[in-house]
RNA sequence: GCCGGCUUAGCUCAGUGGUAGAGCAGCUGACUUGUAAUCAUCAGGUCGUCGGUUCGACUCCGACAGCCGGCU
Numbered sequence: 001g002c003c004g005g006c007u008u009a010g011c012u013c014a015g016u017g018g019u020a021g022a023g024c025a026g027c028u029g030a031c032u033u034g035u036a037a038u039c040a041u042c043a044g045g046u047c048g049u050c051g052g053u054u055c056g057a058c059u060c061c062g063a064c065a066g067c068c069g070g071c072u
Base pairs, nucleotide, nucleotide: 001071002070003069004068005067006066007065010024011023012022013021018055026042028040029039030038048064049063050062051061052060
């Protein structure tokens, strides 16, 4: 230098155009002599950034940034 993949909650990841979710972690409560485990409940997101398409974008298109890989 060229090509490809990934970027969504604290972490690991779903979500292929119409209300952003799960597991773990966290708060609170129940249970227990107490802790753990278990159960219930709650909270937590400018969906990497900026534009474009669309009635409508996490989703499609472009540029940029970061990370990973391949080729040279």